[in-house]
A computed fold for a 370-nucleotide RNA from Rhizomicrobium sp., annotated as Bacterial RNase P class A.
Rfam family: Bacterial RNase P class A. Rfam's curators write: Ribonuclease P (RNase P) is a ubiquitous endoribonuclease, found in archaea, bacteria and eukarya as well as chloroplasts and mitochondria.
A source record names the gene rnpB.
Of the family's consensus pairs, 96% are formed in the model.
The coordinates come from a structure-prediction model, not an experiment, and the mean pLDDT is 76.
RNA sequence: UCAGAUGGCCGGAUGGCCGCUGGUCUUUCGAAAGAAGGACUGGAGGAAAGUCCGGGCUCCACGGAAACACGGUGACGGAUAACAUCCGCCGGGGGCGACCCCAGGGAUAGCGCCACAGAAAUGACACCGCCUACCGGCCUAAAGCCGCGGCAAGGUUGAAAUGGUGCGGUAAGAGCGCACCGCGUCUCUGGCAACAGAGGCGGCAUGGCAAGCCCCACCGGGAGCAAGACCAAAUAGGGACGGCAAUUGAUGCGUUUCCGCAUCGCCGUCCGGGUCGGUCGCGCGAGGCGGCGAGCAAUCGCCGUCCCAGAGGAAUGGCCAUCGCUCGCUCACGCGAGCACAGAACCCGGCUUACAGGCCAUCUGACGCA
Numbered sequence: 001u002c003a004g005a006u007g008g009c010c011g012g013a014u015g016g017c018c019g020c021u022g023g024u025c026u027u028u029c030g031a032a033a034g035a036a037g038g039a040c041u042g043g044a045g046g047a048a049a050g051u052c053c054g055g056g057c058u059c060c061a062c063g064g065a066a067a068c069a070c071g072g073u074g075a076c077g078g079a080u081a082a083c084a085u086c087c088g089c090c091g092g093g094g095g096c097g098a099c100c101c102c103a104g105g106g107a108u109a110g111c112g113c114c115a116c117a118g119a120a121a122u123g124a125c126a127c128c129g130c131c132u133a134c135c136g137g138c139c140u141a142a143a144g145c146c147g148c149g150g151c152a153a154g155g156u157u158g159a160a161a162u163g164g165u166g167c168g169g170u171a172a173g174a175g176c177g178c179a180c181c182g183c184g185u186c187u188c189u190g191g192c193a194a195c196a197g198a199g200g201c202g203g204c205a206u207g208g209c210a211a212g213c214c215c216c217a218c219c220g221g222g223a224g225c226a227a228g229a230c231c232a233a234a235u236a237g238g239g240a241c242g243g244c245a246a247u248u249g250a251u252g253c254g255u256u257u258c259c260g261c262a263u264c265g266c267c268g269u270c271c272g273g274g275u276c277g278g279u280c281g282c283g284c285g286a287g288g289c290g291g292c293g294a295g296c297a298a299u300c301g302c303c304g305u306c307c308c309a310g311a312g313g314a315a316u317g318g319c320c321a322u323c324g325c326u327c328g329c330u331c332a333c334g335c336g337a338g339c340a341c342a343g344a345a346c347c348c349g350g351c352u353u354a355c356a357g358g359c360c361a362u363c364u365g366a367c368g369c370a
Stems, first nucleotide, its partner, number of pairs: 001366010012323007020043010045341001049352002052350005057224004070220005076088004090104001091102004105215002110213002112209003127155002129151003135147004163181006182204001183202008228280004238271007249264005287306008324339006
């Protein structure tokens, strides 16, 4: 210098004027409720997004425990309020490397599936092919041919063909034998553990798929701020008390008649109800910043300091000036246009997705120079 890897940060800047919205103080008017001003001050994001996980909070359900069903998670150790997140480590895969990726329990519990191609896809198989030692026939015999047979080395198909390479062996072959590698298993050593290493044994049995059913272990009540709480015009239905009317009727008290009692009616007051509307929930929080300490790290502890949006048809805007960046035009001076993705609505921790441009730190590879 070029090409990369990882982590972090910014996301137009400054000033002025006019607005919108929250808060505090204050002035005037008003009996009060409140109304109208004034001053000061706060006012979108790293993703506010998708609403995919996990919590706080609220209401509902629930005597406790267990089982079953359903859903979720899945190596090991840690962090955390919790997690499917994060950190460290292990195993596997990719890259020359920095580094990156993994839905990473179980396939000897059982069931199921393995398209096309191919001889054969699991009870593995024999299309092309290799062999003719043994046995039988032709032949006097040999050679050769045929039969009975042996084999899976080589070829072919496929995502996958039942250990791989080499030597020996054989008629040809074959873990048939041996060495190394792989696999399984036992022991020892190291590690908290996942696991790794070494040695012995086994001749290889047990193809793949669990983001197919399933098995194992662990976790899980439901709904969500339109949660929910309070104040409260009105309406329906309800209750208490009082007053008025009435014995005609109905129903009940005891089966009938008589008699008696209560309720069914209207009006008023109060309670209650809870719609329109209003208030709260609603901004001090698993909070930000700085320092010190523990830890490889995620993270945690202590101290100091700060208060930092809270609307409710929903504010966060517009104009001007200077500068920055990008694009276009121009020989140039300069001129013009534009400012990535996007935008709170109960809050927090994550994940994922979108994003013009820029900055910083550490590291890797190649080339060159000293």